The RNA shown here (Bacterial RNase P class A) has 378 nucleotides and comes from Granulosicoccus sp. Of the family's consensus pairs, 97% are formed in the model. It matches the Rfam family "Bacterial RNase P class A". By type it is a ribozyme. The source organism's lineage runs through Bacteria, Pseudomonadota, Chromatiales, Granulosicoccaceae and Granulosicoccus. The gene name in the source record is rnpB.

[in-house]
RNA sequence: GGAGUUGGCCAGGCUAUCGCUGCUGAUAUCUGCGCAAGCAGGCGUCAGGGGAGGAAAGUCCGGGCUCCACAGGACAAGGCGCCAGGUAAUUCCUGGGGGGCGUGAGCCUACGGAAAGUGCAGCAGAGAGUAGACCGCCUAAGCAAUAACCGGCAGCAAUGCCGGUCUUUGCCGGUAAGGCUGAAAGGGUGCGGUAAGAGCGCACCGCGUCGGUGGCAACAUUCGACGGCAUGGUAAACCCCGUCUGGAGCAAGACCAAAUAGAGGGACAUAGGCGUGGUCCGCGCUGUCCCCGGGUAGGUCGCAAGAGCGUUAUGGUGACGUAACGCCUAGAUGAAUGAUGGCCCUCGACAGAACCCGGCUUAUGGCCAACUCCUUAU
Numbered sequence: 001g002g003a004g005u006u007g008g009c010c011a012g013g014c015u016a017u018c019g020c021u022g023c024u025g026a027u028a029u030c031u032g033c034g035c036a037a038g039c040a041g042g043c044g045u046c047a048g049g050g051g052a053g054g055a056a057a058g059u060c061c062g063g064g065c066u067c068c069a070c071a072g073g074a075c076a077a078g079g080c081g082c083c084a085g086g087u088a089a090u091u092c093c094u095g096g097g098g099g100g101c102g103u104g105a106g107c108c109u110a111c112g113g114a115a116a117g118u119g120c121a122g123c124a125g126a127g128a129g130u131a132g133a134c135c136g137c138c139u140a141a142g143c144a145a146u147a148a149c150c151g152g153c154a155g156c157a158a159u160g161c162c163g164g165u166c167u168u169u170g171c172c173g174g175u176a177a178g179g180c181u182g183a184a185a186g187g188g189u190g191c192g193g194u195a196a197g198a199g200c201g202c203a204c205c206g207c208g209u210c211g212g213u214g215g216c217a218a219c220a221u222u223c224g225a226c227g228g229c230a231u232g233g234u235a236a237a238c239c240c241c242g243u244c245u246g247g248a249g250c251a252a253g254a255c256c257a258a259a260u261a262g263a264g265g266g267a268c269a270u271a272g273g274c275g276u277g278g279u280c281c282g283c284g285c286u287g288u289c290c291c292c293g294g295g296u297a298g299g300u301c302g303c304a305a306g307a308g309c310g311u312u313a314u315g316g317u318g319a320c321g322u323a324a325c326g327c328c329u330a331g332a333u334g335a336a337u338g339a340u341g342g343c344c345c346u347c348g349a350c351a352g353a354a355c356c357c358g359g360c361u362u363a364u365g366g367c368c369a370a371c372u373c374c375u376u377a378u
Stems, first nucleotide, its partner, number of pairs: 001374010012344007020051002023048005029042005053350001057361002060359005065249004072281004077245005082096005097111001098109004112240002117238002119234002134179002136175003142171004148165007187205006206229001207227005212221003253301004262292001264291005272286004308327008
């Protein structure tokens, strides 16, 4: 100097004028109800203090809260899946282990079980999992043929017959060491043995089981014993094992005010019907459900003080916990925070709350720190 990895912080700043919105305090007035006290709501003025994010996005998870509702059990269904911790909780986070990627700093994790069962893997290849004989190798044992040689018998001789040795070939048979095919082929190397071979035997390695040692554990092991040794892959295929789970959701729900039309039709009928996913049992209620038609759709609460935030100390490798002190930080509802001017500068990206909180994922500008690799110079 270049290329990378990991972590942290910020998200234009200050000022002036005008504007928007909520709260608190003061003050003035209007409407409805009411005898009144008062209740509900509307519109002003003054003063004070507040007013979008690290992701507010996605709606993917987990909860708080509200209702069903007094709400149990089983099955089904669905989620999760190495170990140990953290948390209100989680599929999240932290630290470890196994596996994989990278020269490395680091990153990823589709990590319970394949001897419970079923399924799947094109083509090629003999054969793809109780999986094999195509090419090769052998012919020891058994049957047969053939060239040569030896021996015996017969024969005047030619020659014939029998037996044996050996060469070659065939049948029958043996083999899975070598080769082929394939992504993957019945452990690997070596020695012995065999007719030729083969864990057939042996040595070492690999594998399995059991033990020792270390670790809470997952696991590790340059430790030991036994065993010739199960026969692959795939479960984000069905499945098995373990574990967890009521449902619906702020358009939840509660209250106030106002208005109205039901002599409407149908089904079931206490053995029935209904009760916030399905089925059954239990429990509760005693009528329930469907169709047609009509009225209202206005206001208030829920709605922000929280599993809240900050600082310091302390325990812990860490996530995080404990203690003390301090702080209050938006609540709109056709949807509030804008406009103009001046100055500064790291020249400003992605992008706007709608019940709230904890995570994950995605988008994105700038600054800082540590670490890794390459090159060059001293």